[in-house]
RNA sequence: GCCGAGGUAGCUCAGUCGGCAGAGCACGAACUUGGUAAGUUCGGGGUCACGGGUUCGAUUCCCGUCCUCGGCU
Numbered sequence: 001g002c003c004g005a006g007g008u009a010g011c012u013c014a015g016u017c018g019g020c021a022g023a024g025c026a027c028g029a030a031c032u033u034g035g036u037a038a039g040u041u042c043g044g045g046g047u048c049a050c051g052g053g054u055u056c057g058a059u060u061c062c063c064g065u066c067c068u069c070g071g072c073u
Stems, first nucleotide, its partner, number of pairs: 001072007010025004019056001027043005049065005
């Protein structure tokens, strides 16, 4: 340099034929218990890597850039 995969919550990851962003774990609170653990319920937390384009509307489609992993040279 070329090709491919990936970048979404603190962590691991879902999420499409374009239409309000989710789960598990973690964190906080309440309930429960003599107390703890476990359990149940509720809650906080996101510029969907970044910048443009298309569209009434983009995590999703198109272009460019950055980063990570793998392969080729």
Molecule: transfer RNA
Organism: Microgenomates group bacterium